[in-house]
RNA sequence: AUUGAACGCUGGCGGCAGGCCUAACACAUGCAAGUCGAGCGAGAAAGCACUUCGGUGUGAGUAGAGCGGCGGACGGGUGAGUAACGCGUAGGAAUUUGCCCAGUAGUGGGGGACAACAUGUGGAAACGCAUGCUAAUACCGCAUACGCCCUAUGGGGGAAAGCAGGGGAUCUUCGGACCUUGCGCUAUUGGAUGAGCCUGCGUCGGAUUAGCUAGUUGGUGGGGUAAAGGCCCACCAAGGCGACGAUCCGUAGCUGGUCUGAGAGGAUGAUCAGCCACACUGGAACUGAGACACGGUCCAGACUCCUACGGGAGGCAGCAGUGGGGAAUAUUGGACAAUGGGCGAAAGCCUGAUCCAGCCAUGCCGCGUGUGUGAAGAAGGCCUUAGGGUUGUAAAGCACUUUCAGUAGGGAGGAAAAGUUAGUCGUUAAUAACGGCUAACCCUGACGUUACCUACAGAAGAAGCACCGGCAAACUCCGUGCCAGCAGCCGCGGUAAUACGGAGGGUGCGAGCGUUAAUCGGAAUUACUGGGCGUAAAGCGCGCGUAGGCGGCCUGAUAAGUUGGAUGUGAAAGCCCUGGGCUCAACCUAGGAACUGCAUUCAAAACUGUCAGACUAGAGUUCGGGAGAGGUAAGUGGAAUUCCCAGUGUAGAGGUGAAAUUCGUAGAUAUUGGGAAGAACACCAGUGGCGAAGGCGGCUUACUGGUCCGAAACUGACGCUGAGGUACGAAAGCGUGGGGAGCAAACAGGAUUAGAUACCCUGGUAGUCCACGCCGUAAACGAUGAAUGCCAGACGUCAGCUAGCAUGCUAGUUGGUGUCACACCUAACGGAUUAAGCAUUCCGCCUGGGGAGUACGGUCGCAAGAUUAAAACUCAAAGGAAUUGACGGGGGCCCGCACAAGCGGUGGAGCAUGUGGUUUAAUUCGAAGCAACGCGCAGAACCUUACCAACCCUUGACAUCCUUGUCGCGGAUACCAGAGAUGGAAUCCUUCAGUUCGGCUGGACAAGUGACAGGUGCUGCAUGGCUGUCGUCAGCUCGUGUCGUGAGAUGUUCGGUUAAGUCCGGCAACGAGCGCAACCCACGUCCUUAGUUACCAGCAUUUAGUUGGGUACCCUAGGGAGACUGCCGGUGAUAAGCCGGAGGAAGGUGGGGAUGACGUCAAGUCCUCAUGGCCCUUACAGGCUGGGCUACACACGUGCUACAAUGGCAUCUACAGUGGGCUAAUCUCCAAAAGAUGUCUCAGUUCGGAUUGUUCUCUGCAACUCGAGAGCAUGAAGGCGGAAUCGCUAGUAAUCGCGGAUCAGCAUGCCGCGGUGAAUACGUUCCCAGGCCUUGUACACACCGCCCGUCACACCAUGGGAGUUGGUUACACCUUAAGGCAAAUCGUCAACCUUCGGGAGACAUUUGACUACGGUACGAUCAGCAACUGGGGUG
Repeated sequence: AUUGAACGCUGGCGGCAGGCCUAACACAUGCAAGUCGAGCGAGAAAGCACUUCGGUGUGAGUAGAGCGGCGGACGGGUGAGUAACGCGUAGGAAUUUGCCCAGUAGUGGGGGACAACAUGUGGAAACGCAUGCUAAUACCGCAUACGCCCUAUGGGGGAAAGCAGGGGAUCUUCGGACCUUGCGCUAUUGGAUGAGCCUGCGUCGGAUUAGCUAGUUGGUGGGGUAAAGGCCCACCAAGGCGACGAUCCGUAGCUGGUCUGAGAGGAUGAUCAGCCACACUGGAACUGAGACACGGUCCAGACUCCUACGGGAGGCAGCAGUGGGGAAUAUUGGACAAUGGGCGAAAGCCUGAUCCAGCCAUGCCGCGUGUGUGAAGAAGGCCUUAGGGUUGUAAAGCACUUUCAGUAGGGAGGAAAAGUUAGUCGUUAAUAACGGCUAACCCUGACGUUACCUACAGAAGAAGCACCGGCAAACUCCGUGCCAGCAGCCGCGGUAAUACGGAGGGUGCGAGCGUUAAUCGGAAUUACUGGGCGUAAAGCGCGCGUAGGCGGCCUGAUAAGUUGGAUGUGAAAGCCCUGGGCUCAACCUAGGAACUGCAUUCAAAACUGUCAGACUAGAGUUCGGGAGAGGUAAGUGGAAUUCCCAGUGUAGAGGUGAAAUUCGUAGAUAUUGGGAAGAACACCAGUGGCGAAGGCGGCUUACUGGUCCGAAACUGACGCUGAGGUACGAAAGCGUGGGGAGCAAACAGGAUUAGAUACCCUGGUAGUCCACGCCGUAAACGAUGAAUGCCAGACGUCAGCUAGCAUGCUAGUUGGUGUCACACCUAACGGAUUAAGCAUUCCGCCUGGGGAGUACGGUCGCAAGAUUAAAACUCAAAGGAAUUGACGGGGGCCCGCACAAGCGGUGGAGCAUGUGGUUUAAUUCGAAGCAACGCGCAGAACCUUACCAACCCUUGACAUCCUUGUCGCGGAUACCAGAGAUGGAAUCCUUCAGUUCGGCUGGACAAGUGACAGGUGCUGCAUGGCUGUCGUCAGCUCGUGUCGUGAGAUGUUCGGUUAAGUCCGGCAACGAGCGCAACCCACGUCCUUAGUUACCAGCAUUUAGUUGGGUACCCUAGGGAGACUGCCGGUGAUAAGCCGGAGGAAGGUGGGGAUGACGUCAAGUCCUCAUGGCCCUUACAGGCUGGGCUACACACGUGCUACAAUGGCAUCUACAGUGGGCUAAUCUCCAAAAGAUGUCUCAGUUCGGAUUGUUCUCUGCAACUCGAGAGCAUGAAGGCGGAAUCGCUAGUAAUCGCGGAUCAGCAUGCCGCGGUGAAUACGUUCCCAGGCCUUGUACACACCGCCCGUCACACCAUGGGAGUUGGUUACACCUUAAGGCAAAUCGUCAACCUUCGGGAGACAUUUGACUACGGUACGAUCAGCAACUGGGGUG
């Protein structure tokens, strides 16, 4: 885009079309084929009129029936069958054709019957039977025979029918004869139309259908037919068809056309038109011009119906209609008015053909459902940032219009004829009649209440459907919460869904809109137009070669292909163009074009073909040379392994990562000599050679294939490719017979391992080897078919040839074999004269992944198996190349207390503290590898506090607003109830501010009302902010340019160097940003300024820097200086830098701090704070008392104290710094620890201090749960800690104390401070973490990735399967209905003949072959089912 559609929702009108696609299933009822009295005989009744009541007339020569003629072979339906001369197209010859047209010649004279009818009779019926009568355009002879037919060319044969109208003479039995016209009839010729037959070409799929055929193919002679013909028969011959697809199987009516498409094509064959076939199923003929006959006959079968059970009837795939089937398809309508058909002379009759109407949005087309104005931008809805926005000029309102529908009225066309009358012409003897023409009159419409026109009234009666994540036009809110659901593909939904459902809004189409189904397109996705095959699917393993396809150059001929012209045909309709008619359109109609085709004919001769002749460039032959693991056979050689024999010799050998099995004192291994056997041929050896491929390697000989080079001669296209076919074809395997040294599947043992049916080791059989025969496959690979030509180069190498000379080089050339690279090609990788480039020829192969190279079937094979080769089902991917990351028990380089080297710890003990777990009314919550666990907590007895129990309060403990009231509030003492909150009741002190003096303003308090407060309730996966971590690691990016189809790359890589992407050099890059470094702080040196509370050298004074004095020094706190690889040497590339040195307080970032790139971890935090959404609101808010966060079998982390003599205890004693104390460099906290002396003497101790008892102190409202400290007493574990593990590189570790925050009190924690003060670093192999480059990747949630197979379970389709059921079908046989044909016969018989006997002929009967249905036997094939079983797919 489309449809004969269906379904869902909706539905105003009209026009034009269309309407059982399924059950060729079964059918009730009605209708669908009759007509002719001008062919014939016979011939009612009702009714009406009359009546003498007997009947007569009329109805009426009507109805109905019969004989006869014509028509029932057309029209109408359906598509079952058919793969065919069925259809389409173009031709042909051996035929027929009723009615029709034209021509010719006739139409004379006789005869005998049969229906109807009558009588009798059978039957339930259908339907008969017998006898008798009768007519014809029914039937039969005779006569005639121009044409005609047959023939032996002499001859022979064969017709007919009348009817109607008219009529002047003549005749008449008054019927007519006769004449004439019309119609008819007979014979025949031609035409027209229709039909039959034959042929070329075209016409679906399957080769897992490859051979088929005996009347088969042909001939001769017959028969038969309208006609050619094996159409049929007899005989003879052995043919015919087939890879250009016979036969078989499946499917199917064919065509014009229709739908789609740019076209070529693809799909289709409703309606309309042409052809065919069929008419319940199968068979058969009759009649006829025509049938093997839809509404005819006979037989058989199935089914239905009637029956008196004896027997009969029927065929909607005609029009309506019914049941059934189905997703689904209409009225048991009107009319012959028109068109057409049958009959008839005609009127006319018949006509479910046809014309109309009815039903259905089934389709196409047209029209309408109003138009203009209208901002307060109404109300309502929805959204909202609360301002507003949107629905929206939309509505209302105002002003108009009236199509369509409605009512009423008017009103075409479809109608032409026929008939009657008149005129005229023809015919005729004729003015009848008949026919033609003209005129007048009369009359014919189903549709139809037609189309159309006019009037009337009133916006009045008339809008829905789908969609809104992307594709693809159109967005928000609410509900839901991986549920419910959506979905064409991708996909959406797990609490903020533009994707589900609803709403508002929007978009699209519109009397329709969506969905489903189907076809074509897009799809160049079967590629003729117009694709591919190195790696994506795809080159046969490789040759030879048949058919076929293709083929060098010149001349001539031909004209099959080819090209052009002409002629015929290509039905109509349709499509297209131009007109015309319905108001337009759809629709209808006229003309044209077109129908790309086929046939005939004429012409052309370039190309292809064919024929003839010539040529040498392709191909081949001859001659001379050359290289080679080319092949086959025979012979032969040495090294090595193993075994055997002998010698020497002694304890091991062998093997491995390490071992063991194994061998060896019966003498191994090692070594020497000798022998045997089999297999393979080191070095040479090479991207070297040869071969078609597989493949080929010691040497020699014989035979033999191919190839290369050189130079001439010869043949003269002999060529290329190659479906089938056929030869060869590694390894493994198979068969027979040999052989068997080494190696070595299977197997055995030993190891390894969680296991180890493996890798390793020791053994070891088939096999490997030979001969003969099979197999026929490999990653048989260059993953690249063969042949030919053309298209830049450079450098190797192998085999030849030529030239030059410098005699081993250079140049050229031919054939092989390689590397790099241009053009060009390629998706890229890559290929690139050995193409994957540009072209030609031929073959093979591919068409998403899996299922599957599998099943079934066939072929081959001894087997293994090979070859050919599907489907169901399932997925939305599978795949290629390249890119960026990430990863690797890949590589390179480099860093880090990462390892190593050291020092000290943890893990063991006791205690402290945190966590888990458990417990509990509650043990509030969070943190979870590193990066949670002395963490939030810089300090839980109450408070804190969020938890639990009990008791209270409800506008609330806190904020704002409103109303009313009061003037305060507050403080002190103190009573009652209560656990307290709270409730009740007192005393005392105090008596708000401003003021315009107004309960006017402010403020405070109380009560009330609702808006609201409040929430440490949930979501850190909705968030902000803050923080941790990789990591103070050196990285992370951008602009422009360049490269690439692109993702991307380059820069950022490379060579050096650095702590550093730090710097230098180079470079298709040049620059830049965030990071690094520096700038900042404090420490280390010096200078300067200033000296109080600091300091005190010198001078006084003193218990004391206490005082005078001083500002030198220390110190304080302001400002400066200083360090920059600056200098020297070496090294490096004359660089960056590195090494060493000098100077210097400090040297190469001087030590420390602050400072944390792009990002990662949905890392942590809603319980700091802020915040969206959700939730609670007499409670999940608030208050208060008590309890809990402090529990305790246990497990872990972090610490403290120890285990002691580098120590404990006692005594004595020096030097600090930070900081705090409301102010203080002044006073104070303040004892520093270390240190010195003495004592203890290796022990569970004078170590260690847990635990417990008791007495106290302090803080606090209160130390019971649950604080800290002190004295006395008690004196546990613990003797340096398993596996494992942590920190630290210098003023560091270790060790020692001091201060502070928090804080009423409570530190072994945390944050700071100083004192004493080490050891070690060879180095980067390894562990961990990180950076850069590179490589592989099937990973991208990125190795904590991906992913394979069995097993278990569920479901699905499928193969095998003992069998079983059904369909189709071949062959053989049996039976044989009806029927025609043939034959026979004792039967019967009107026409004709007869010699009267009979004959001819017909009927009847019988027989024969053929034959439908049916049956029997044995096969083939297809399909269904099937216990069990095999694999496959999905979860």
Annotation:
A computed fold for a 1435-nucleotide RNA from an uncultured prokaryote, annotated as small-subunit ribosomal RNA. The sequence is in RNAcentral, with records from ENA. Its mean pLDDT, the model's own confidence on a scale to 100, is 84.